Predicted 3D model of RNase P RNA and transfer RNA as a complex of 412 nucleotides. The coordinates come from a structure-prediction model, not an experiment, and the mean pLDDT is 78.

């Protein structure tokens, strides 16, 4: 130096909380935070509540192959990349589906477009010479041409020889990419071999392709259930008020008393901790995991407990604290310890 | 449990990624006997914070931090 794993002050005595069991009582015994109990970033159980099934919308994930209750999670391969090296890292499908965008700067920015400089073989033009056949010389017409300048993160396959007026996969070797053919792999992907076939980035812009995903949460849901005040039925009233009526009796309706009934709210219990649980040994698998035997039971408050003080040792105590459960992932952590390479 | 926010001293824009703005405040100047008030100019920014795609990032993506808000 690189990898993986344990631990998270120890020991006593004392006074205090939570919870269980025990006892009529004072009280007695047992027990009590984590590796992240945390962010609430994925997934699953659990509960409600919706639902014939498809297709879409809308979100996730993205090499292959596999674990697993599931996952973006782990485990193997691969293939890029970083490291003398162990050993790390990686949003790693698709840009040849279709669209978008790529300031400034450059000719040009993706359209086989496009001509600043370039280049002069060919058609023309102009100047010059001529031995009269041509020969040189401009370049602003036509034309050729991406090879070089030059800009830019990027410039339309790289390097090299040949060609050629100058060029150019035009042609040839080598290399990189791409189709396609056969081999090896369950596969990703590897090697070989043939075709000059050469096709910019960016999908963490839209988007295409393949899988997956119904919505809310334990304040989720389920019981019990006061006072008070509301509601509903039934009864009880020779009376009393109101109201039905010009007035009066009956009769109805309220108002009054009783009593039953049901919804609610406070309060109270459930959910609530024995589970995809720990541990050990063997067995299958490179490994994540599996299966089998055997042992064990580890917090569950609800304004919320898990601390205080003493004394002894040492290497001198970090981050931090349950709140339905689990299985990841991420952040934070003073130190010590083993094991491997 | 769930959602949003974080840019000058405050209060806010910044659209499909291409040199970060406005109003008030501040500081200089001109007006005025002064001072307000008007008018001119000017200075001030780790885009909270780390990494990451991209040629380029306040803006895309991801971890963290502080802040509000509902239930």
């Nucleotide at each position: 130096g690189a990898a993986g794993g344990c631990u998270a002050g120890a020991c006593g005595a004392u006074c205090g909380c939570g919870c269980g069991c025990c006892g009529c009582a004072u009280g007695g015994c047992g027990u009590g935070a984590g590796g992240a109990a945390a962010g609430u970033c994925c997934g699953g159980g659990c509960u409600c509540c919706a639902c014939a099934g498809g297709c879409g919308a809308g979100g996730a994930u993205g090499c292959c192959a596999g674990c697993u209750a599931a996952c973006g999670g782990c485990u193997g391969g691969g293939c890029g990349g970083g490291g003398c090296a162990a050993c790390c890292c990686g949003a790693c499908g698709g840009a040849a589906a279709g669209u978008g965008c790529c300031g400034c700067a450059g000719a040009a920015a993706a359209g086989a477009a496009g001509a600043c400089u370039c280049c002069a073989a060919c058609u023309g033009g102009c100047g010059c010479c001529u031995u009269c056949g041509g020969g040189c010389g401009c370049a602003a017409a036509g034309g050729g041409a991406a090879a070089a300048g030059c800009u830019g993160a990027a410039a339309c396959g790289g390097u090299g020889c040949g060609g050629u007026a100058a060029g150019a996969g035009c042609g040839c070797a080598c290399c990189a990419g791409c189709a396609c053919g056969a081999c090896g792999g369950u596969a990703a992907c590897g090697a070989c071999g043939u075709g000059g076939c050469u096709u910019g980035g960016u999908a963490a812009a839209c988007c295409c392709c393949a899988u997956c995903c119904g919505g809310a949460g334990c304040a989720a849901g389920c019981g019990c259930g006061a006072a008070u005040a509301g509601g509903a039925a039934c009864g009880c009233g020779a009376u009393a008020c109101g109201g039905u009526c010009c007035g009066c009796c009956u009769g109805c309706c309220g108002u009054g008393c009783g009593u039953u009934c049901g919804g609610g709210u406070a309060g109270c219990g459930u959910g609530c901790u024995a589970g995809a649980g720990c541990g050990c040994u063997g067995c299958g698998g490179u490994g994540a995991c599996g299966c089998a035997g055997c042992g064990c039971c580890a917090a569950g408050a609800u304004a919320a407990a898990u601390g205080g003080u003493c004394g002894u040792c040492c290497a001198a105590g970090a981050c931090a604290g349950a709140a339905c459960c689990c299985g990841g992932c991420u952040u934070a952590u003073c130190g010590g310890c083993c094991u491997u390479c | 449990g769930a959602g949003g926010c974080a840019u000058a001293g405050c209060u806010c824009a910044g659209c499909u990624g291409g040199u970060a703005g406005a109003g008030c405040a501040u500081c200089c100047g001109c007006c005025u006997c002064a001072c307000a008030c008007g008018c001119g100019g000017g200075g001030g920014g780790u885009c909270a914070c780390a990494g990451g795609u991209u040629c380029g990032a306040g803006u895309c993506c991801u971890g963290c931090u502080g802040u509000c808000u509902c239930c």
Rfam match: Bacterial RNase P class A. By type it is a ribozyme. Rfam's curators write: Ribonuclease P (RNase P) is a ubiquitous endoribonuclease, found in archaea, bacteria and eukarya as well as chloroplasts and mitochondria.